[in-house]
Context: one part of a larger RNA
Molecule: small-subunit ribosomal RNA, 5' domain
Organism: uncultured bacterium
RNA sequence: GAACGAACGCUGGCGGCGUGCCUAACACAUGCAAGUCGAGCGCGAACGUCACCUUCGGGUGGCUAGUAGAGCGGCGCACGGGUGAGUAACACGUGGGUAAUCUGCCUUCGGGCCUGGAAUAACUCGGGGAAACUCGGGCUAAUGCCGGAUAAGACCACGCUCUUUUUGGAGUGUGGGAAAAGUGGGGGACCUCUUCGGAGGCCUUACACCUGAAGAUGAGCCCGCGGCCCAUCAGCUUGUUGGUAGGGUAACGGCCUACCAAGGCUAAGACGGGUAGCUGGUCUGAGAGGAUGAUCAGCCACACUGGAACUGAGACACGGUCCAGACUCCUACGGGAGGCAGCAGUGGGGAAUUUUGCGCAAUGGGCGAAAGCCUGACGCAGCAACGCCGCGUGAGUGAUGAAGGUCCUCGGAUCGUAAAGCUCUGUCGGGAGGAACGAUGCUAUCGGUAAAUAAUACUUGCCGGCAGUGACGGUACCUCCAAAGGAAGCACCGGCUAACUCUGUGCCAGCAGCCGCGGUAAGACAGAGGAUGCAAGCGUUGUUC
Numbered sequence: 001g002a003a004c005g006a007a008c009g010c011u012g013g014c015g016g017c018g019u020g021c022c023u024a025a026c027a028c029a030u031g032c033a034a035g036u037c038g039a040g041c042g043c044g045a046a047c048g049u050c051a052c053c054u055u056c057g058g059g060u061g062g063c064u065a066g067u068a069g070a071g072c073g074g075c076g077c078a079c080g081g082g083u084g085a086g087u088a089a090c091a092c093g094u095g096g097g098u099a100a101u102c103u104g105c106c107u108u109c110g111g112g113c114c115u116g117g118a119a120u121a122a123c124u125c126g127g128g129g130a131a132a133c134u135c136g137g138g139c140u141a142a143u144g145c146c147g148g149a150u151a152a153g154a155c156c157a158c159g160c161u162c163u164u165u166u167u168g169g170a171g172u173g174u175g176g177g178a179a180a181a182g183u184g185g186g187g188g189a190c191c192u193c194u195u196c197g198g199a200g201g202c203c204u205u206a207c208a209c210c211u212g213a214a215g216a217u218g219a220g221c222c223c224g225c226g227g228c229c230c231a232u233c234a235g236c237u238u239g240u241u242g243g244u245a246g247g248g249u250a251a252c253g254g255c256c257u258a259c260c261a262a263g264g265c266u267a268a269g270a271c272g273g274g275u276a277g278c279u280g281g282u283c284u285g286a287g288a289g290g291a292u293g294a295u296c297a298g299c300c301a302c303a304c305u306g307g308a309a310c311u312g313a314g315a316c317a318c319g320g321u322c323c324a325g326a327c328u329c330c331u332a333c334g335g336g337a338g339g340c341a342g343c344a345g346u347g348g349g350g351a352a353u354u355u356u357g358c359g360c361a362a363u364g365g366g367c368g369a370a371a372g373c374c375u376g377a378c379g380c381a382g383c384a385a386c387g388c389c390g391c392g393u394g395a396g397u398g399a400u401g402a403a404g405g406u407c408c409u410c411g412g413a414u415c416g417u418a419a420a421g422c423u424c425u426g427u428c429g430g431g432a433g434g435a436a437c438g439a440u441g442c443u444a445u446c447g448g449u450a451a452a453u454a455a456u457a458c459u460u461g462c463c464g465g466c467a468g469u470g471a472c473g474g475u476a477c478c479u480c481c482a483a484a485g486g487a488a489g490c491a492c493c494g495g496c497u498a499a500c501u502c503u504g505u506g507c508c509a510g511c512a513g514c515c516g517c518g519g520u521a522a523g524a525c526a527g528a529g530g531a532u533g534c535a536a537g538c539g540u541u542g543u544u545c
Stems, first nucleotide, its partner, number of pairs: 001545004006541005013391006019384002021349001026347003030344003035075003040072002043069001048063006082302003092226007101219002106215007114148004123138006155176009182207006190201004228274003235265003240262008277299004281292004304325005327338004355381001357380003363377001364375004394424004404415004428486001430481005438472001441469003445465007489534003493530001494515003500529005510517002
């Protein structure tokens, strides 16, 4: 000199864009943060209101409404969001390998979707419990569950051929066992049933479903190289190192087990200890380098502490389950409930770090055919000079160089064109009026057109009309009005280092980054006048280069 997620002191006008628990991975009151689908399925209220009846207590029926609601089922909850405790490791970075692998939803291509059955929740009845909840009897549905059929290909076993960087890959023959689910819209004939209302078949369409092949995406595993300190850590290791056989996994492998052998690592630093999430980057520096890893982005790890598996395409799962532990809470003492390192917020710790705000309008995500619902992701607003950037606090003129202050050699000098005065301007702030972009989007509906179709239904795409939809926000922005009015401080002045005098003090009180000042004329202390530097900031402290 530069920098900072800063703090402290004094001071403080406005705006834009950012940033904001670095400490206790300490404990948490309260609210919200993951749901959705009735176009998979079976049930199904009430309040209220209307009508009728009434013994005036009430009862029945319609609407409310196939709504609310819980339940079965599907998909999601493995994303998004937080934190950095652990980890010196294939954790990360980079470059490869997987002939050792998996991949829901999505895309493309091929084939299929036939036929039966048994349950169970909700519900109802009964029981236990203070509660959390739970037990038994009975009924019922499905895209839930289980049989049978079919099997191109896929899988398994045994052969064969080709290819070979492997035990593998590609092709082929025989045998074996393994699939599926429907729902919504529309419909001219035809068929079945019919309570004559209709229901179903059939055709078609959309979305689902099953089975293959390929892709895309995501993930697992393996390897080369790279990046901390201590040798006052020198030897370490028994599933250890390798083999055989088996198990296990999506998959290779001591990953695990049995048996066999005695190996394996190490001064190019094993083992041990300390510290630490890693990277893109960030800061500094001419660079080399050094330091660092907030915000943003990628990867990893964790979710009260420790352990475990279940479900699933994917977890050994932050707002799932089970066990153990510590802590907190409820209890009828028998037993239960909980996990903010999500967003706010509270206590505590600390030098120190914000609102228990608004909205799903946009972007993105989940579910849904869609309307839509959910979304503390996100978009915004609030607080904080915490940072960067911009603007303002007026401009011109004005010498009796006014008054006043300070100094003085008493002549004057200086503050100083500074003020006043005169002439103007109107940024910001204030008042009034108008008023957005973000929506060229999305949604509903109507018309046209194309595809598909038996079809002018339905559905989908495109075009046009019309309507609705903004948290921010009556904000930005624009116009007008008045008015110099409301808006400057902080540090420093001995040298380094830009800036000097007076008074007070008298080795005292004090200053100080270093050198050093102060003991009676102190340019170094304190005050004043003046000067210098920066400026809505200025200094100090801390840390890095």